[in-house]
Context: one part of a larger RNA
RNA sequence: CUGGGUUUAAAGGGUGCGUAGGCGGCCCGUUAAGUCAGGGGUGAAAUCCCGCAGCUCAACUGCGGAACUGCCCUUGAUACUGGCGGGCUCGGAUCGGCGCGAGGCGGGCGGAACGUGGCAUGUAGCGGUGAAAUGCUUAGAUAUGCCACAGAACACCGAUUGCGUAGGCAGCUUGCCAGAGCCGUAUCGACGCUGAGGCACGAAAGCGUGGGGAGCGAACAGGAUUAGAUACCCUGGUAGUCCACGCCCUAAACGAUGUUUACUCGACGUACGGCCAUGUGUUGUGCGUCCAAGCGAAAGCGCUAAGUAAACCACCUGGGGAGUACGUCGGCAACGAUGAAACUC
Numbered sequence: 001c002u003g004g005g006u007u008u009a010a011a012g013g014g015u016g017c018g019u020a021g022g023c024g025g026c027c028c029g030u031u032a033a034g035u036c037a038g039g040g041g042u043g044a045a046a047u048c049c050c051g052c053a054g055c056u057c058a059a060c061u062g063c064g065g066a067a068c069u070g071c072c073c074u075u076g077a078u079a080c081u082g083g084c085g086g087g088c089u090c091g092g093a094u095c096g097g098c099g100c101g102a103g104g105c106g107g108g109c110g111g112a113a114c115g116u117g118g119c120a121u122g123u124a125g126c127g128g129u130g131a132a133a134u135g136c137u138u139a140g141a142u143a144u145g146c147c148a149c150a151g152a153a154c155a156c157c158g159a160u161u162g163c164g165u166a167g168g169c170a171g172c173u174u175g176c177c178a179g180a181g182c183c184g185u186a187u188c189g190a191c192g193c194u195g196a197g198g199c200a201c202g203a204a205a206g207c208g209u210g211g212g213g214a215g216c217g218a219a220c221a222g223g224a225u226u227a228g229a230u231a232c233c234c235u236g237g238u239a240g241u242c243c244a245c246g247c248c249c250u251a252a253a254c255g256a257u258g259u260u261u262a263c264u265c266g267a268c269g270u271a272c273g274g275c276c277a278u279g280u281g282u283u284g285u286g287c288g289u290c291c292a293a294g295c296g297a298a299a300g301c302g303c304u305a306a307g308u309a310a311a312c313c314a315c316c317u318g319g320g321g322a323g324u325a326c327g328u329c330g331g332c333a334a335c336g337a338u339g340a341a342a343c344u345c
């Protein structure tokens, strides 16, 4: 390489949109590029293969044949693929109606708790732990009541719930934006699937500028513990966590399971729709549990497949060295992307 694979052994890109490309529903006509067949030309010699022969054999050499699996021209065939033309409606999209949700962005508002300040009551402790101490407190703390301010997060509802492509999304309300779903004798008529590059989005941490800062809290300081304790525990506490704008682009970004389509027994629960004959009904779309066949090394998967098939993309090919070095690209930086070899087992 061929091949075989990718839930857990190496291997699915973090996610989407989409360019080139690859692949593509049903029917008719036409063409004859692919495809197939006949004929012709060419495919030097040597080499390779087969047969025979010459050196005592062989290597080597000579002769003959085959082969040279290719290319070109020409005459036909037309099932399939392609091109062109016409048509269709089941794929897809659109339209109308219905209803759904923590989907996104912006504004307004709310209560509990924590913290701080003020006033009041009140007096000797509070806090913290395994036990303590550091710490706070007679300049009146802790506790209790009232008032005010500030920031962040939204108890109960809450769920194996819902929504979103993924990351993710939860107080209430409002404006704007987007979306899947269901129903229909509506409209277009293959307009589709995938998608190398590309573009966009992308938790947390981190970075830049400006704000904000209650609680929590890397670093740091102190107190303990200990043989030591650069920890675990305690008292403090800066960055950060929050907001605006701009970067970063990673993750156990996980279902460790790429996207799309078709097909293949059932049972139970649940969310949101449709229908009627209102039932333990039926029909869709989701979210779950258990299983037939089948699959799997097993664990397990099992109409939400890891079953049976097809299309396209991505990726793997022993461990270490190493996600390192070098180069290149990106980034303010941190670093990210791409990504070896020697050597060694």
Base pairs, nucleotide, nucleotide: 003317004316005315006314007299008298012313014201015200016199017198021194022193023192025088026087027086028085029084030083031082033081034080035077036076037075038074039073040072041071042070049065050064051063052062053061054060091191092188093187094186095184096183097182098181100179103177104176105175106174107173108172109171110154115149116148117147118146119145120144121143125136126135162169163168206247207246208245209244210243211242215241216240220236221235222234223233258312259311260310261309262308263307266290267289268288269287270286271285272284273283274282275281276279294301295300318345319344320343327338328337329336330335